[in-house]
RNA sequence: GAGUUUGAUCCUGGCUCAGGACUAACGCUGGCGGCGUGCCUAACACAUGCAAGUCGGACGGACCGGUUUUUGUAGCAAUAUGAGGGCCGGUUAGUGGCGCACGGGUGAGUAACGCAUAGAUGAUCUGCCUUUCAGACCGGGACAACUCAGGGAAACUUGAGCUAAUACCGGAUGAGACCACGUGAAGGGAUUCAUGCGGCCAAAGGGGGUAGCGAUAUCCCGCUGGAAGAUGAGUCUAUGUCCUAUCAGCUGGUUGGUGGGGUAACGGCCUACCAAGGCCAAGACGGGUAGCCGGCCUGAGAGGGUGAACGGCCACACUGGGACUGAGACACGGCCCAGACUCCUACGGGAGGCAGCAGUGAGGAAUUUUCCGCAAUGGGCGCAAGCCUGACGGAGCGACGCCGCGUGAGGGACGAAGGUUUUCGGAUCGUAAACCUCUUUUAUUAAGGAAAAAUGCAAUUAUGCCAACCAUAUUUGCUUGAUGGUACUUAUUGAAUAAGCCCCGGCUAACUACGUGCCAGCAGCCGCGGUAAUACGUAGGGGGCGAGCGUUGUCCGGAGUUACUGGGCGUAAAGAGCGUGUAGGCGGUUACUUAAGUCAGGUGUGAAAUUCCCAAGCUCAACUUGGGGGCUGCGCCUGAAACUGGGUGACUGGAGUCUUGGAGGGGCAACCGGAAUUCCUGGUGUAACGGUGAAAUGUGUAGAUAUCAGGAGGAACACCUGUGGCGAAGGCGGGUUGCUGGACAAUGACUGACGCUGAGACGCGAAAGCGUGGGUAGCAAACAGGAUUAGAUACCCUGGUAGUCCACGCCGUAAACUAUGAGAGCUAGCUGUGGGCGGUAUCGACUCCGUCCGUGGCGCAGUUAACGCAUUAAGCUCUCCGCCUGGGGAUUACGGUCGCAAGAUUAAAACUCAAAGGAAUUGACGGGGGCCCGCACAAGCGGUGGAGUAUGUGGUUUAAUUCGAUGAUACGCGAGGAACCUUACCUGGUCUUGACAUCUCCGGAGCCCUUAAGAGAUUAUGGGGUGCCUGCUUGCAGGAGCCGGAAGACAGGUGGUGCAUGGUUGUCGUCAGCUCGUGUCGUGAGAUGUUGGGUUAAGUCCCGCAACGAGCGCAACCCUUAUUGCUAGUUACCAGCACGUUACGGUGGGCACUCUAGCGAUACUGCCGGUGACAAACCGGAGGAAGGUGGGGAUGACGUCAAAUCAUCACGCCCCUUACGUCCAGGGCGACACACGUACUACAAUGCCUGAUACAGCGAGCUGCGAGGCUGCGAAGCCGAGCGAAUCUCUUAAAGUCAGGCCAAGUUCAGAUCGGAGACUGCAAUUCGUCUCCGUGAAGCUGGAAUCGCUAGUAAACGCAUAUCAGCAUGAUGCGUUGAAUACGUUCUCGGGCCUUGUACACACCGCCCGUCACACCAUGGAAGUCAGUAACACCCGAAGCCGGUGAGCUAACUUUAAGAGGCAGCUGUCGAAGGUGGGAUUGAUGACUGGGG
Repeated sequence: GAGUUUGAUCCUGGCUCAGGACUAACGCUGGCGGCGUGCCUAACACAUGCAAGUCGGACGGACCGGUUUUUGUAGCAAUAUGAGGGCCGGUUAGUGGCGCACGGGUGAGUAACGCAUAGAUGAUCUGCCUUUCAGACCGGGACAACUCAGGGAAACUUGAGCUAAUACCGGAUGAGACCACGUGAAGGGAUUCAUGCGGCCAAAGGGGGUAGCGAUAUCCCGCUGGAAGAUGAGUCUAUGUCCUAUCAGCUGGUUGGUGGGGUAACGGCCUACCAAGGCCAAGACGGGUAGCCGGCCUGAGAGGGUGAACGGCCACACUGGGACUGAGACACGGCCCAGACUCCUACGGGAGGCAGCAGUGAGGAAUUUUCCGCAAUGGGCGCAAGCCUGACGGAGCGACGCCGCGUGAGGGACGAAGGUUUUCGGAUCGUAAACCUCUUUUAUUAAGGAAAAAUGCAAUUAUGCCAACCAUAUUUGCUUGAUGGUACUUAUUGAAUAAGCCCCGGCUAACUACGUGCCAGCAGCCGCGGUAAUACGUAGGGGGCGAGCGUUGUCCGGAGUUACUGGGCGUAAAGAGCGUGUAGGCGGUUACUUAAGUCAGGUGUGAAAUUCCCAAGCUCAACUUGGGGGCUGCGCCUGAAACUGGGUGACUGGAGUCUUGGAGGGGCAACCGGAAUUCCUGGUGUAACGGUGAAAUGUGUAGAUAUCAGGAGGAACACCUGUGGCGAAGGCGGGUUGCUGGACAAUGACUGACGCUGAGACGCGAAAGCGUGGGUAGCAAACAGGAUUAGAUACCCUGGUAGUCCACGCCGUAAACUAUGAGAGCUAGCUGUGGGCGGUAUCGACUCCGUCCGUGGCGCAGUUAACGCAUUAAGCUCUCCGCCUGGGGAUUACGGUCGCAAGAUUAAAACUCAAAGGAAUUGACGGGGGCCCGCACAAGCGGUGGAGUAUGUGGUUUAAUUCGAUGAUACGCGAGGAACCUUACCUGGUCUUGACAUCUCCGGAGCCCUUAAGAGAUUAUGGGGUGCCUGCUUGCAGGAGCCGGAAGACAGGUGGUGCAUGGUUGUCGUCAGCUCGUGUCGUGAGAUGUUGGGUUAAGUCCCGCAACGAGCGCAACCCUUAUUGCUAGUUACCAGCACGUUACGGUGGGCACUCUAGCGAUACUGCCGGUGACAAACCGGAGGAAGGUGGGGAUGACGUCAAAUCAUCACGCCCCUUACGUCCAGGGCGACACACGUACUACAAUGCCUGAUACAGCGAGCUGCGAGGCUGCGAAGCCGAGCGAAUCUCUUAAAGUCAGGCCAAGUUCAGAUCGGAGACUGCAAUUCGUCUCCGUGAAGCUGGAAUCGCUAGUAAACGCAUAUCAGCAUGAUGCGUUGAAUACGUUCUCGGGCCUUGUACACACCGCCCGUCACACCAUGGAAGUCAGUAACACCCGAAGCCGGUGAGCUAACUUUAAGAGGCAGCUGUCGAAGGUGGGAUUGAUGACUGGGG
C1' cells in the first nucleotide's frame, strides 16, 4: 500500500496478501565452473580403523648389521666353525625428561560474577620464552629392565637376586629469597621501605671440534637460587542480562564480629564462641525456559527476532562422587569408587566409554567419504636430521546457498505445413520453422603446461671467538607438491552436447476453447463449481522467473495492531462507586553556593573478523587482501553553570489561619404533630359489597359495604416543590431542641510553598440478601385460589409469608451514569435561575449596573468517525493515577484472598469465527404517529358457495388421453369455434437430398384422361398433348417457370433451455409519482430541489424557501357521445302543393324537419356572491343542451415480480439426421370413484302458459344474405325475385302492453336423463356435431362457513348482431330496450400516496432471531481414584577419597650403630555420592460418571 464487515458510507477493529532472510525440507526439472556450506531430531547406542607422542645428544640392557682384534677346533692352505674384546651404524621393551591442562568436539547443565562493558588485585600464581645477577662442591643407598621360581582362562600379578642415570637421598656453600626480632623513616591506620642481627633454603649432567700424556680449557644444549619482563591463569567490584505475582514473604553458616584452621590468594571458604542480623514490591523466595557475546536477519530509524558457519568466554566428556600428579586439571582418547548399559570368561574374575575424523544402527521431513597428504600454515618432542599431528591443506558427495557462463548469431513471407480459434472473412503460434550465410564460449579429442617453495643439505664469505668447532647473516649448487597433468594456453570436429517450473477471477503481470455440472475438484483472504466456469480438469495462447521454479515451515516487515520515536478511554475495547491518605511522581518568585544530572574539551578502552567507503588480486562477479571510517558504549582528567537536583537565605501571587455575615431536605440524637389506611368497641342502617375488558375466587342476614363516635398501632410525611438547595459519592424532604461537618461572601491582618496527584492501605458505600433481638398499619417475592389461554408455573383479580421499620453486626455490589478520573492555567458571547457583596436610585421597597460562587438553556472559534461538546469542554496546554488492545469461549474454569452463607474480587487456556462493533444514509417494515385516496369498508342492489347441465383445471386412468398457463396477475386462459384436416400425442404402414429452400449436371413442355393392386401413402399401366416470352443466322438459339432422374453441400425438428435472448404481454396502476443539469450543504453514502403553509382527481396550482431550471409521467392535443350553425341532399326524410291507393313517400315535387357526414361553434371557474392570505382554490348561484377533467374510449412514467411466452414469430447454445425429420390410415385430445374455478337454467305467481299487439341499435351478406310462393306439426325441403347493399335480404327484437288460463303443488314450476322418429351440414356424424317432433319428467322449494360485482343511463332484467365457421355458442366481442336503491361517514378490513418516528431488517417482517430437546463430532472443567516425573526435607546405611586420631605391626638411603628421627600398612573419627525408609509439596498423563462450551 491492497483485499475483506455494509444495499451503499465514514470510522473503529481484527484477519489476509504483496518484500526480505533461511544450517532448511518436499514436488517437478536439471548443462558447466568458482566460492562457501552440510544431524536444528536421540548430550541415543556404537562394529572397525585412525585422532599424542617424542628424545639413544639423560640411563642400563637386549637384538641386528658392518669393521677390527684375541683365542679354541678341523684343515697343508684357502676357508669353515666356536668363544671373547674394541670401534662404527641401526632398532627400542624398560628407567628418566618434556608433552599429554594445547589443538579438536558438543551445548546437556547453568538466570549465575555464567557472559558483556568498565575497573580492582596495596589479596595472587605463572612451566617453556626474553633480559639480568650469582652458582653448579663432596658423597650415598636403591628400584625397574634382566635372571630364577611361582599364581591365573585372561587381564595381570607374587617372591628372591643383579644393575645405570639429567631417577632418589645426605652434607657443604649462600649473592639473594623467606621467617622472627631490633632501630630509623613514611602513613590517620593497616602496612610499606631502609638497615642490623639471628635462623633457614640449591644444583646434573650430556654432546661436538680443537689443544693437551692427562687433569683440563673452549663452544653448544641443559641444571640451581634470585631479580625483572612477557604470556597465561585465579579472585573481587559496579552496571546490564527472558517469562511468570494464579510464586509475597525468604534466610540458620543464615548476616556480622573475635580466635583458630585452610588456600597461590581475599573471604563463613571451614571451625569454636558471641551478637541478631541479612534480602524483599526498583520484585526477594519459588516455578518455567535458556549457554552468553562479537555478530546475523529484518527495519527509514527506534526497535523486534536470533546466537548455524567464523571469532572470544563459559560449561560438559556414559551418569554421580572423589582426589592424585603437575607450573597449570579435580583432567574427552589418566586414576579410584558407586550406578546403568554393552562385551569377554574356564563363572573364580575381567574389559569398555566417537558431544575427535571417517563410518554403522536408531530417531527423523532432513544433513556427506570407513578418501589423499603432512607439500604449505600451526602444534608436541628433539642440538638436529627427523618423527607424530582426522589440527590443517586438499579432493569426493548434495542446485543446500551466493556468484558467473552457456543452451547460438545474422538474414529469411507463399506469412508454408500443422495446432488452436472463428462473426468462416480471418486471426494466432510467427521470423518462429524450413532454407541461406556465419561463430565455436561450453562439450569431444590431442599437445603444451603453471604459481602456490619458504626450508633442508653441501660449499662459500663476513661477524662473534686467541683459533677451531659452533651460532647468526651473504652467495652458489643440489633437493622437497597431496591437490594434479589440475588451472591456463593452443589445435581438431561440428549448431553440433545442454530448459524447465509456476501462474493467468480480484488483490497481481497474464484469456480463449472444450470437458465436467454444488459432482470431480480449487482455495493465501474474499470466494469459485447446481449445463454457455477467463476460479475445477485438459488444450492453444499469454505472463513471470530461469538451472532452477513452486509449496510448506520459521523470523522481521507491512502492523502507528503494545504507540520511547508513535495510539487511545461520552456512544466503537477502555475512568476504579466515592473519599482520606503512605511510598512514589510532579511542583510558585528571588539571591548566593555546590556540581549529582546536563553540556564541552582531552585521554584510555570499545580484540580480530563482519557492515560502510576507497583501492588491489583471481578474465568479471561471488570470494580474498590492504587502507580508512565506524563500533552510537563505558572509565578517567580538566572545565562551564543556563536548566533540573542538593544546601543556605529572602518573598507573597499557590495553599492555609483569624474576624464579620448570611444560605441550605448536609450528618447524629432526643422529643412532638396532624391527615390517611387498617383493626377493635359501640350506635344508625339493610342486602348487598368488592373487583374486572367481562367475570369469578373473596366479604356479607352470626348484619358486611355505607355512616357517626371513641380507641389501638405502625409506617410515611400531601400542599410548599422549582432543569431549586445541600453533600465526596451512595444519598438527603412534617415540626422543635441539642451536638456537629463542609462550602460561600466581604474586609483587613497573619503563616510563608506548608502544594497537586496518589500504587498498596484505610474509611464510606442504594436496593436486595444474611445473623441476633424487637416490631409489623399499609405494601408485598414465595405460596394459595379465581380468571385469561391451545397451554399460562405470567400479565389481570382475591388473599398472603419472608421482607420493607428499629438496634447491633455482616455483605460490598448496581445503567453506583454526566455511560465523561482529580488538580491548574488559557480561549467570543447571549439568556434563565439559587446564594452573597458593591454601586446607582429612592423616604423606603423594587428596578438597573457591576462582581464572586453554584446550577440550566442556546451558541462562535476550535474539536469530533459522526452524533455531538463548546469557560460546568469532548477546545488549547501541564502534572499524577486508573484502564483498553478482534468477536465468541468468559462479569467463566482452576488457584489465591475476603465472606456465616449467598457470593464478591483477582483472572486464564484449549477450541472456534472473519468478522463482532460505532455513527450516520437510502429503502423496506411496524398489532408507531399524522394527513389523504380507492366499490376498501360502511349503506344498498344483485349474485357465487347448495341442484342439474355446459365449460376449463387438478387428480386418476390410458397405447395416447399432445403441449403450455398455476396466489392476487392460471382455471368459457393460448383456442375468435378438435368428427377427417387442424394435431403437435398413440398404434400400425411408408420414404431417406427428403413434404419445403438454394446450388451443379442430365433429360423432358407443363398438363389432361384412364386401368390394376392396396386401408391409404404408394407402386405399376395405357392414351392424348408439345405451351409462354425474346431474338431472329427461324427444321435454330436463349430465357422464365414447371416435371422427372443423379451426386453432395444441405434441408427438416410444435426436440431442450423464457434461468442465454429479441419482440410481445400481465401486474402494482391511470397509482402520482420517477429523475436529471448547474449550484449549495455534507469527509462520505447522500441531502437540497421533490420538504413546509394551503389546494387539487393529479409533484394540479399558489405562496414561502439555497436553490434555479429541465425531462419522463398528470392534464391537454386524438376518437366517440350530448347541443347547435353552415354546406350537401341519395338509397334516408315528407311540412306545405298535386296525383294515386282499402292501406303504404307509392309517384310528381321539395330540402323545411328527422337523418346522414364533412366543416365549424359551444364550457373558459368566463360572470355574480361568500370563504381564503389582495394567492391558488373552494362553496353557492345565474345563464346554458351541457358546469367545474360533462359521459365513455384510446393513451400505462422510472421500475418491481430471473412474472408469462423458444408451441405466433425471430434468435444464441445444446441435441436428432434410413429419425426427435416426412407421408398415410385408424385412434386419442371428448376417458371418470373424485375436488375446484367460471357460466347457463331453475327452484316459480313481480311467475308460467295461450292468443293478440307496440317500440331499437350495432352489424353482416356473391362458395353469400335470400324476399315471396308451395310442401311439412316442425327442423327443413322445392322453386326462386331482389341485393356486392342508407335502395334488397338477414330482420317477426325481447322483456313490455291487452285478453284469457293456472292457484301454492315438486305443480300447466323446472327441465336433466332416457326411448323412438326425423331434418341439416359434410367424403364421412360409431367413438364425437347441431336442430326438430312425440314420449319420459331427475335433482332442485332460494342454498353452511365463506365470498364476488356494482355509485347512474350505472346495477339488475331483456333480447339483437358479429368474428371464428362446411356444420356446431350456455363462451367471447359489440349493440340497443326497460331501468333502480344507497353512500351517515373513515373507527375497523384490504390496497395505495406523502411527511415523521423506531429498527439488531437489506433475499428487506413470508425478514431477523432466542433457548430447551433429538442425532453426530471437537476441545475443555470437576471426579472415587490409578500411574509416572521433578525438587526439597527427616532418618538409616555409608564406597572411593582428602583431612584428623592412633599406630603394640612393617621399615633401603640419615644417624652417635644401642636406639632414634622419618615413613608405611592396619584400625578408627568428621565430611561424604549412590542406595533405602517416611510424610508432605508440585507437575503431567489417565479415569466410570458428570458440568457447561463450540
Molecule: small-subunit ribosomal RNA
Organism: Firmicutes bacterium canine oral taxon 309